[in-house]
RNA sequence: UCGGGAGUGGUGUAGUCGGUAGCACGAGGCACUUUGGAUGCCUAGGCAGAGGUUCGAUUCCUCUCUCCCGAG
Numbered sequence: 001u002c003g004g005g006a007g008u009g010g011u012g013u014a015g016u017c018g019g020u021a022g023c024a025c026g027a028g029g030c031a032c033u034u035u036g037g038a039u040g041c042c043u044a045g046g047c048a049g050a051g052g053u054u055c056g057a058u059u060c061c062u063c064u065c066u067c068c069c070g071a072g
Stems, first nucleotide, its partner, number of pairs: 001071007010025004019055001027043005048064005
């Protein structure tokens, strides 16, 4: 330099013919408990960045950033 793949709450991950962003762990609160733990219920927190297409974009297109693999 070129080609391919990945980027989703604090962490790990699901979500594609474009139509409400889920799950587990973790965090906070409440209940229970002598306390803690366990258990149950509830809550907060996310689509790498910028533009474009579209009534509507995590999803499609362009550029950029970071990481991984390969070629030179």
Predicted 3D model of a 72-nucleotide RNA (transfer RNA) from a soil metagenome. Its mean pLDDT, the model's own confidence on a scale to 100, is 81.